A computed fold for an 87-nucleotide RNA from a Halobacteroidaceae bacterium, annotated as c-di-GMP-I riboswitch aptamer. It was read from a public genome assembly, where an Rfam model found it. Rfam family: c-di-GMP-I riboswitch aptamer. Gene Ontology term of the family: cyclic-di-GMP binding. From the family's description: GEMM was predicted in a large-scale screen for bacterial structured RNA regulatory elements.
[in-house]
RNA sequence: UCUGUAUAAGGGCAAACCUGCCGAAAGGCAGGGACGCAAAGCUUAGAGCCUAAGGUCGGAAAUGGCUAUGGCAGUCGAGUUGCCGGA
Numbered sequence: 001u002c003u004g005u006a007u008a009a010g011g012g013c014a015a016a017c018c019u020g021c022c023g024a025a026a027g028g029c030a031g032g033g034a035c036g037c038a039a040a041g042c043u044u045a046g047a048g049c050c051u052a053a054g055g056u057c058g059g060a061a062a063u064g065g066c067u068a069u070g071g072c073a074g075u076c077g078a079g080u081u082g083c084c085g086g087a
Base pairs, nucleotide, nucleotide: 001087002086003085004084012037013036017032018031019030020029021028022027035074041080042079043078044077046076047075048072049071050070054067055066056065057064058063
């Protein structure tokens, strides 16, 4: 530097779900719990996706459409660091 289809060692992370708290929601945090993960470490919201409180349009109302200034990094990409094995 390349590579991990597979294998081994020491370890690491933790989906769904449950409980508590925060939040309008999406979602987040903590504990439990493991579906998976070789970057499921860190940074980034560029693409994509989720939500729609507020705003706005429609409606007599119920409520519906649009909208991120709210989110997701375990959807993809970009940057950066790195354990082990193989070449």
Lineage of the source: Bacteria > Bacillati > Bacillota > Halanaerobiales > Halobacteroidaceae.